[in-house]
RNA sequence: CUCAGAAUGAACGCUGGCGGCGUGCUUAACACAUGCAAGUCGAACGAGAAAUCUUUAGCUUGCUAGAGAAAGUAAAGUGGCGCACGGGUGAGUAACGCGUGGGUAAUCUGCCUCCGAAUCGGGGAUAACAUUGCGAAAGCGAUGCUAAUACCGGAUAAAAUCUGGUUGGCUUCGGUGAACCGGAUCAAAGGUGGUCUCUUUAUAAAAGCUACCGUUUGGAGAUGAGCUCGCGUACCAUUAGCUAGUUGGUGAGGUAAAGGCUCACCAAGGCGACGAUGGUUAGCUGGUCUGAGAGGAUGAUCAGCCACACCGGAACUGGAACACGGUCCGGACUCCUACGGGAGGCAGCAGUGAGGAAUUUUGCGCAAUGGGGGAAACCCUGACGCAGCAACGCCGCGUGGAGGAUGACGGCCUUCGGGUUGUAAACUCCUGUCACCAAGGAACAAACGGCAGGUUCAUAGCCUGUCCUGAGUUAACUUGGAGAGGAAGAGGUGGCUAACUCCGUGCCAGUAGCCGCGGUAAUACGGAGACCUCGAGCGUUACUCGGAUUCACUGGGCGUAAAGAGUAUGUAGGCGGCUCGGUAUGUCAGGUGUGAAAUCCCGGGGCUCAACCCCGGAACUGCGCCUGAAACUACCGGACUUGAGGCCUGGAGAGGAGAGUGGAAUUCCUGGUGUAGCGGUGAAAUGCGCAGAUAUCAGGAGGAACACCGAUGGCGAAGGCAGCUCUCUGGACAGGUUCUGACGCUGAGAUACGAAAGCGUGGGUAGCGAAAGGGAUUAGAUACCCCUGUAGUCCACGCCGUAAACGUUGUACACUAGGUUUCGGAGGGCCUACCCCUUCGGAGCUCAAGCUAACGCGAUAAGUGUACCGCCUGAGGACUACGGCCGCAAGGCUAAAACUCAAAGGAAUUGACGGGGGCCCGCACAAGCGGUGGAGCAUGUGGCUUAAUUCGAUGCAACGCGAAGAACCUUACCCAGGCUUGACAUGAACCGGACGAUUUCCGGAAACGGAUUUCUCCCUUCGGGGCUGGUUCACAGGUGCUGCAUGGCUGUCGUCAGCUCGUGUCGUGAGAUGUUUGGUUAAGUCCAGCAACGAGCGCAACCCCUGUUCCUAGUUGCCAGCGCGUAAUGGCGGGGACUCUAGGAAGACAAAUCCGUUGUACGGAUGGGAAGGUGGGGACGACGUCAAGUCAGUAUGGCCCUUACGCCUGGGGCUGCACACGUGCUACAAUGCCCGGUACAAUGGGACGCAAGACCGCGAGGUUGAGCAAAUCCACAAAGCCGGGCCCAGUUCGGAUUGGAGUCUGCAACUCGACUCCAUGAAGCCGGAAUCGCUAGUAAUGGCGUAUCAGCAAUGACGCCGUGAAUACGUUCCCGGGCCUUGUACACACCGCCCGUCACAUCAUGAAAGCCGGUUCCGCCCGAAGUCCGUGAGCCAACCAUUGUGGGGGCAGCGGCCGAAGGUGGGGCUGGUGAUUGGGAUGAAG
Repeated sequence: CUCAGAAUGAACGCUGGCGGCGUGCUUAACACAUGCAAGUCGAACGAGAAAUCUUUAGCUUGCUAGAGAAAGUAAAGUGGCGCACGGGUGAGUAACGCGUGGGUAAUCUGCCUCCGAAUCGGGGAUAACAUUGCGAAAGCGAUGCUAAUACCGGAUAAAAUCUGGUUGGCUUCGGUGAACCGGAUCAAAGGUGGUCUCUUUAUAAAAGCUACCGUUUGGAGAUGAGCUCGCGUACCAUUAGCUAGUUGGUGAGGUAAAGGCUCACCAAGGCGACGAUGGUUAGCUGGUCUGAGAGGAUGAUCAGCCACACCGGAACUGGAACACGGUCCGGACUCCUACGGGAGGCAGCAGUGAGGAAUUUUGCGCAAUGGGGGAAACCCUGACGCAGCAACGCCGCGUGGAGGAUGACGGCCUUCGGGUUGUAAACUCCUGUCACCAAGGAACAAACGGCAGGUUCAUAGCCUGUCCUGAGUUAACUUGGAGAGGAAGAGGUGGCUAACUCCGUGCCAGUAGCCGCGGUAAUACGGAGACCUCGAGCGUUACUCGGAUUCACUGGGCGUAAAGAGUAUGUAGGCGGCUCGGUAUGUCAGGUGUGAAAUCCCGGGGCUCAACCCCGGAACUGCGCCUGAAACUACCGGACUUGAGGCCUGGAGAGGAGAGUGGAAUUCCUGGUGUAGCGGUGAAAUGCGCAGAUAUCAGGAGGAACACCGAUGGCGAAGGCAGCUCUCUGGACAGGUUCUGACGCUGAGAUACGAAAGCGUGGGUAGCGAAAGGGAUUAGAUACCCCUGUAGUCCACGCCGUAAACGUUGUACACUAGGUUUCGGAGGGCCUACCCCUUCGGAGCUCAAGCUAACGCGAUAAGUGUACCGCCUGAGGACUACGGCCGCAAGGCUAAAACUCAAAGGAAUUGACGGGGGCCCGCACAAGCGGUGGAGCAUGUGGCUUAAUUCGAUGCAACGCGAAGAACCUUACCCAGGCUUGACAUGAACCGGACGAUUUCCGGAAACGGAUUUCUCCCUUCGGGGCUGGUUCACAGGUGCUGCAUGGCUGUCGUCAGCUCGUGUCGUGAGAUGUUUGGUUAAGUCCAGCAACGAGCGCAACCCCUGUUCCUAGUUGCCAGCGCGUAAUGGCGGGGACUCUAGGAAGACAAAUCCGUUGUACGGAUGGGAAGGUGGGGACGACGUCAAGUCAGUAUGGCCCUUACGCCUGGGGCUGCACACGUGCUACAAUGCCCGGUACAAUGGGACGCAAGACCGCGAGGUUGAGCAAAUCCACAAAGCCGGGCCCAGUUCGGAUUGGAGUCUGCAACUCGACUCCAUGAAGCCGGAAUCGCUAGUAAUGGCGUAUCAGCAAUGACGCCGUGAAUACGUUCCCGGGCCUUGUACACACCGCCCGUCACAUCAUGAAAGCCGGUUCCGCCCGAAGUCCGUGAGCCAACCAUUGUGGGGGCAGCGGCCGAAGGUGGGGCUGGUGAUUGGGAUGAAG
């Protein structure tokens, strides 16, 4: 980092049967067409229609007029109440806004309830209306009339208000409330019904009375509201200082009310690290989601509070508003207009546009619940009740049930046997939910009201009965009918994570939450089948919590993983020894108030169940108050000494500062001696030196650092401190146990110190020495090495403030086994050098327990605890940017984000590797001998060429390799011509017949095709079978691809000495041990030791050849002795002695002696022996490595071709040639070459063969041919030796090349064979750099044989024998290997990993002249509406009066303060953009 869980107002994809209950613009507080959402009261008031109907009159018979009803109705108006509720939204707000608990003695409260008192008597107006004016309209005036529960005086009034006095209560001393006696001030409105005893008009009314509804004034209550306080309430300190009405006081104003709320004056305060101020974000809560909980996230629906109503400001009315559907003003926008002016505000319900991934009907009804008005009827009510749309969510139901095996068909897979789909289907028998059809059919409705009755004085009220009222509703529910009929999908199947196979594809297409999958055998892509999970849903996406103890309160860490500040002093803060008393802050207990309802939980109940709803309980972990407790904590007071400090005595120390002083050495200067070099290096050169250096002697100058002592030592807080002396000075330690009495520990900020380098000023400068110059090295060498050398290093003063400032380990205290060393001190033992014991304080090592991931730490803890501080939270970006602070600068401190990755990291393990270490081995080097690399040729390869030059092998470990034989064949390649069940195998069907051999002809290059002649089947039970030809079908065939799908085989490390296992033990584990260690060996060979003990594969031995001897045997081999014979020969008779042959046996084992050694291991020496220390050689190759080689030897999976990628044939090619490389041959010559003579082998081969001898040919060879299927026959061994020639030259060396002439094999030698003869006579005179083999019968050198094969390109390969050396001091170095150890960032393992620049592309980001916004502050200007203040010469009904008018009071107007928007200037913060530029990240093979 990721997943599995739960959740959502969701959206999207696929799919979709029914019902119930809920929910539904999270985005643009964006703009809105249309309709509706707040009215009501005639029982407050004046006034009061019309349509229509009835009726009357007139008459021009369809008109006019009147009356009545409609109707005291509609509409409008005055007035009252309501419109401040209900409904919406969450923009603003970090705030007394919200939550919780208090206060209000600092307050108000319409309507409602209860209790008192009252309701007297007057006045003047004004809407409506009428007439009239202006205007398009909206609307605005003028004149005249009128009413009230409208308005205004007056009277009366207290338990109201104010005030004087007296008494006593409470009090925080500010006040407060109670009683009594006085004074002053303030009210009102009527309406409706009933009634008539009294009064007046007189059938009946009025006054009156009465009831109800109002009105006024008090008190109380209830409800609601205002103000205020404690506590709680997001992030940023890269926001640290903010504040002038600011903080307080006095006085005044203002308010319902305290208050700088406002104003005048006075004082200078107030807030802030417990985070003020500023910025960003956000309505708060009950709750909701999640979680074991603690917490975390959230604030839809429901409920409480707040805020807002196009944006901003303001007041009016009112009990309450600074008012969503009121007013005024400013602004933006939209609309109307006659251009003069006007109108509007869905964040009410529906609905529209826009935005968006996305969110519904312009529905019905006031029937219920609730609200407003009304006395009531009633009216209004998009609140609300219902319905509609949407799987958006939760819940319930269904898509059928039982039986049914030959386990059907089909599908899929298959090892072809079968398995699976699967009782699934078909089929049989049933059922009837939902949907459909038909019929029936509740509840929500009871109040109000009407009527009747009861009570009552009463037709108020109250009670009883009855009647009326349903939007939803074609519903719920019930019954009946029909018929399995109408109703299943989605995702997944590599691991996490339940579920696997086939086909297709071929790093493509795609997949993916993470790891990752896909490059020809994909359980991961796509399809299919099967399976898994859920199911009317299933998946995906987004977001939240969980898992994540991964911010750790519960519940983490910091030696090395991220993390201890470089060190100390010390402020705030946190924490704090022992004892006594008191108080009661925290704490604990009990009680009480509150913690709204809903929600959650428990119990019960109602819808058939559930969801949902109702009732009750519990809970709400909180806060307030009262009472109590006193252990701990805190506070107050008193004591104590152990923490801490002081005093006295004493010694140790590179502790610090200043002053002085010393010797050695380097360098320089002067003089002497002296001569050619010195210096320096891996080697050199630059440099110095005959103008006398270096060397040496004497004298002098100057600076810096202090050898020996010296240490694993001492001191200091750290950095750090070193010659010696003096002065000043800090700390620690020991002893004494005399004093103080908790005075202590830690320590955010702060302050001081702080290596080296660096900076400033001034000195100083011997040596050293960045930079710089020169010389080397090198491909280069801006380095390492050398010669010079400036800053600097040194001193004084001042900065800097960082280091791997590390013990990578903060400080302090306490506790928890030992051993040992050392420094300083004290005590004791001791006939006191020394030494030992005890103890305190430092410095080290090693360890018990314990801790730790391990490594390790371990009384100097990283153990066990306590206190406090600092710091960490994936890696990179980034010890960076921006901002701030500090600095002269360099720079330091503080410190992000975008973006990228799925890792980064620690410790340990096993390997591998190292131009790490140790030990050891090998022709590995060295010591030698001979080669290769130069020449010519042969052969292989690369390259080039070609129709083809078939294919493979490619560092060692391909290259005289596959190939132990390419002219055709081989042959796989190319060209051309042909065949198609095929050149070859098996089977089936049908037809036919021997097959075949043979003759001849034609076309053709042949294959092939077409003719043709002769001969011609076998067995039989008579069915047929065998064999065979043709046709057809299955199939054959492929040297086509994949050695990276494989078997088998092989190479290589390497004949190196290693590789493992069981049990045990150790380790959390990977693993270790054994296998390490000490010896020793060729060897993990053996011995010893050891937490190991054993075992296996390897080593060795056992096997083969060879070296010696013996036994046996004696032909084809042998021949000593005995014979025969020959010119001569084992030729012959014989013989087994010898050689030899080929069977067997012996022998060698460190066995014997001596020496070394711990040693019975092993080594060395000697002797014996044919052989001596595995005698020599061979076969034999551990676990494994190289995806080593081989699909072309064979086998084989998969793929591909099938009149061809198969098969046949002819010709060509594999042999091609500017060139390069490997492996060889022959040489370059005299240790040689040539000629002649002469001596000695072994392996092996031979019948389509080897061939003697003879003859012919110069020769290759030819002709003929004895012998031999072989110890019998066949084959000159050569070098060597003897003699002769050559005489150092391109030769008597060398033989290439070319010309000519031949021989042999073969169907055939042109391309393209070998050999022979004659002629020709090239290069080459010993080979650059480099490189190979070999340690004894080896190298070197000489010939011989064989396989393949007709022949041969063989100089190759494999063998054989002859002649026959040199050298190894030794393991430093090169190469390879083994063991141990060490480091590692490697594990595809050093051919590894990996860093930086540059180039290209993409992305995010910083800087940047500027440009454009947002927001905020300050100064100034202007200043609407409006309150307030002033004025008020104009105007005015109520009251008063002295009445043509005056007073009181008011209004307009004007002025002023404040004041929104606007303007202007300047700042702060912040966003966007910006030529260019900086670094960063990522990217395929640059």
Molecule: small-subunit ribosomal RNA
Organism: uncultured organism